[in-house]
């Protein structure tokens, strides 16, 4: 530099145009002598980032940013 692949709660992933979801982790209850396991509720995201197409964008197209790998 050029190709291709990732970027989404705290981690690990799903979602491919129509109210952003799962697991485990956190909190609070409940069960229990008590823990842990187990059931139940919650909190936690402007979806890398800036524009554009749409009535509607995480989802398509642009550019730019980080990372992981080919090439040179």
């Nucleotide at each position: 530099u050029g190709c291709g692949g990732a970027g989404u709660g705290g981690a690990g992933c799903a979602g491919a145009g129509g109210c952003a979801g799962c697991u485990c982790g956190c909190a609070a209850g409940g069960c229990u002598c008590a823990u842990a396991a187990c059931c139940u509720u919650g909190a936690g995201g402007u979806c890398g980032c800036a524009g554009g197409u749409u009535c509607g964008a995480a989802u398509c197209c642009u550019g730019c940013c980080u990372c992981c790998g080919c090439a040179a």

A computed fold for a 72-nucleotide RNA from Candidatus Peregrinibacteria bacterium CG_4_9_14_0_2_um_filter_53_11, annotated as transfer RNA. Rfam family: tRNA. By type it is a transfer RNA. Model confidence (mean pLDDT): 83 of 100. Lineage of the source: Bacteria > Bacteria candidate phyla > Candidatus Peregrinibacteriota.